[in-house]
Molecule: transfer RNA
Organism: Proteiniclasticum ruminis
RNA sequence: GCCUCAUUAGCUCAGUUGGAUAGAGUAGUGGUCUUCGAAACCAUUGGUCGGGCGUUCGAGUCGCUCAUGGGGCA
Numbered sequence: 001g002c003c004u005c006a007u008u009a010g011c012u013c014a015g016u017u018g019g020a021u022a023g024a025g026u027a028g029u030g031g032u033c034u035u036c037g038a039a040a041c042c043a044u045u046g047g048u049c050g051g052g053c054g055u056u057c058g059a060g061u062c063g064c065u066c067a068u069g070g071g072g073c074a
Base pairs, nucleotide, nucleotide: 001073002072003071004070005069006068007067010026011025012024013023019057028044029043030042031041032040050066051065052064053063054062
């Protein structure tokens, strides 16, 4: 330099063929329980979906570009 994969909550990841309010686990917070804690259970908080532009009535999803990281080739 070229090709390719990934980027969504603090962390690990889902998200179908573009369509209704963006989700799970874990973590955090509060509660139940307990002598206290842990565990368990219940509730709850947390997102410019990596940045920008475009296509579309509508984009996490499609296109272009940039950034970061992994892999391959030279």